[in-house]
RNA sequence: GCUGGCGUAGCUCAGUUGGCAGAGCAAGGGAUUCAUAAGCCCUGGGUCGCUGGUUCAAGUCCAGCCGCCAGCA
Numbered sequence: 001g002c003u004g005g006c007g008u009a010g011c012u013c014a015g016u017u018g019g020c021a022g023a024g025c026a027a028g029g030g031a032u033u034c035a036u037a038a039g040c041c042c043u044g045g046g047u048c049g050c051u052g053g054u055u056c057a058a059g060u061c062c063a064g065c066c067g068c069c070a071g072c073a
Stems, first nucleotide, its partner, number of pairs: 001072007010025004019056001027043004049065005
């Protein structure tokens, strides 16, 4: 340099054919306990990598850029 894949919550990841952004873990609170842990109940947390485009509507489609991984040279 070329090709392909990935980028979504603090972490690991879903999100199907474009139509309300989610799960588990973690965090905070409650209840329980003499106390702690485990388990139980509840709650908060997001510029969907960035910038544009298409569309009534974009995490999803298109283009460029950035980062990471793999392959080829």